This is a predicted complex of two RNAs, RNase P RNA and transfer RNA, with 432 nucleotides together. Model confidence (mean pLDDT): 76 of 100.
[in-house]
RNA sequence: GGAGUUGGCCAGGCAAUCGCCCGCUGCAUGCAGUUGGGAGGAAAGUCCGGGCUCCACAGGGUAGAGUGCCAGGUAACGCCUGGGAGGCGUGAGCCUACGGAAAGUGCAGCAGAAAAUAUACCGCCUUUGAGCUGGAGCACGCUUCAGCAGGAGGGUAAGGGUGAAAUGGUGCGGUAAGAGCGCACCGCGCGGCCGGCAACGGGCGUGGCAGUGUAAACCCCACUCGGAGCAAGACCAAAUAGGAAUCCGUUAAUCGUGACCCACGAAGGGGUUCGGGUAGGUCGCUUUAGGUACCUGGCGACGGGUAUCACAGAUGAAUGAUUGUCCUCGACAGAACCCGGCUUAUCGGCCAACUCCCUUA
RNA sequence: GGACGGGUAGCCAAGUGGUUAGGCAUCGGUUUGCAAAACCGCGUACACGGGUUCGAGUCCCGUCCCGUCCU
Repeated sequence: GGAGUUGGCCAGGCAAUCGCCCGCUGCAUGCAGUUGGGAGGAAAGUCCGGGCUCCACAGGGUAGAGUGCCAGGUAACGCCUGGGAGGCGUGAGCCUACGGAAAGUGCAGCAGAAAAUAUACCGCCUUUGAGCUGGAGCACGCUUCAGCAGGAGGGUAAGGGUGAAAUGGUGCGGUAAGAGCGCACCGCGCGGCCGGCAACGGGCGUGGCAGUGUAAACCCCACUCGGAGCAAGACCAAAUAGGAAUCCGUUAAUCGUGACCCACGAAGGGGUUCGGGUAGGUCGCUUUAGGUACCUGGCGACGGGUAUCACAGAUGAAUGAUUGUCCUCGACAGAACCCGGCUUAUCGGCCAACUCCCUUA
Repeated sequence: GGACGGGUAGCCAAGUGGUUAGGCAUCGGUUUGCAAAACCGCGUACACGGGUUCGAGUCCCGUCCCGUCCU
């Protein structure tokens, strides 16, 4: 100097004038003042987890759903941190939907001999041998020797081919030719030892050892799981009709905030039909598992302590317009009960650490 | 706020992990004086991206779009 990897931060700024919303103060029920404040890193998607409210003071099981290496963090999670295994990269680092195939069932098209009732397409060895070639003998068309050797039989799964995958792999020996047939190493099963909380790792002994893969196939195993949702819910005011009819039923057949069963409770119960009123206001609504600074424990996520701050609460929906100036020239994009995550969209700028390559001293 | 369904060629519309039917339309050919009809033949596609698997329209995750129901 170049090329990368990981983590963090910012999100146009400043000033003036007018216009909005909340808070505070004053007056008196909407006006004035201004000492305060006023959209995001994703406010988005609504994919997860909760806080909170109600059923309701709500038990057990089945089905169903979710997660899936280990250990931690957290209110909790499908999130985060650290570690392990596997894989990618020269490396810094990155990815994983990561329990079980020896509980059982299912599936693997085409190609190929063959994908489970396993086997032989090419090939190798061997027995027989039609036929051919050559030599020798000779009784002249017979015998014998050597080689090649269709066909028939036996052995083989090493070599080749097909395929994603072919019945453990590599090497040596052995064999008629081969094969765990034997041996060494690797792999696999079993047994126990050491390190580690654990996942797992290391090494020792033993067995020639058997179809392979697939569970984001059904399934098995471990853990977790009431429902509905701020349009939840509470209160106030006003108005109407403290409505009517009919059926079931009175110890459970029906109902009781997911399905089914049991338990428990209810007769002031339950079902069906017809009909009437209300749509207004206040609360919930922002002090929270909150932010920041420092100290402290921890590899870290995070926890503890001290101090300090109050940073939106609209409701037909508030932050807009104009001017000037600076600059990195501004993308994606607006809260509606709140928070912790994940995912998606995105113009630019800054900081720190680490890796590789080139060059110079 | 909540519960679901769908996206396949120009149009309509089937599909069980093994390479996507069928119908209409377009194009070409036969026939015809020329056309229509009829007959024969051809092409185009699984909304987009990623993953699982030997293999994905189908299974899983995310993104975009369309629609239904309850309140």